[in-house]
RNA sequence: AUCUUAUCCAGAGCAGUGGAGGGACCGGCCCGAUGAAACUGCAGCAACCCCCAAUUCAGGGAAAGGUGCUAAUUCCGGCAGCCACGGCUGAACGAUAAGAG
Numbered sequence: 001a002u003c004u005u006a007u008c009c010a011g012a013g014c015a016g017u018g019g020a021g022g023g024a025c026c027g028g029c030c031c032g033a034u035g036a037a038a039c040u041g042c043a044g045c046a047a048c049c050c051c052c053a054a055u056u057c058a059g060g061g062a063a064a065g066g067u068g069c070u071a072a073u074u075c076c077g078g079c080a081g082c083c084a085c086g087g088c089u090g091a092a093c094g095a096u097a098a099g100a101g
Stems, first nucleotide, its partner, number of pairs: 002100007013042005021031003025078004043070003048066002051061002079090005
């Protein structure tokens, strides 16, 4: 790389370096010199693993550690079904975690 399972309408940003891109892809629509990506420092959010108690499970607590995250619902749509034609539901893709390999 790939596979399995779970989750994705909540939450949480300042500074330094940097200097034009970024929001996965495509279309849209946005963000960006009042400073994009990336890196660093500090802070924060969350609670998957870990930890605590209990335990069949579900659920509860905690936040030291391993990840993750801190514009917009995964920013919206893309494929399918249903219908009141504007929405709803599901899937796929993607992301993250834990495991497999």
Source information:
A computed fold for a 101-nucleotide RNA from a Chloroflexota bacterium, annotated as SAM riboswitch aptamer (S box leader). Model confidence (mean pLDDT): 85 of 100. The sequence was found by an Rfam model in a public genome assembly. Of the family's consensus pairs, 97% are formed in the model.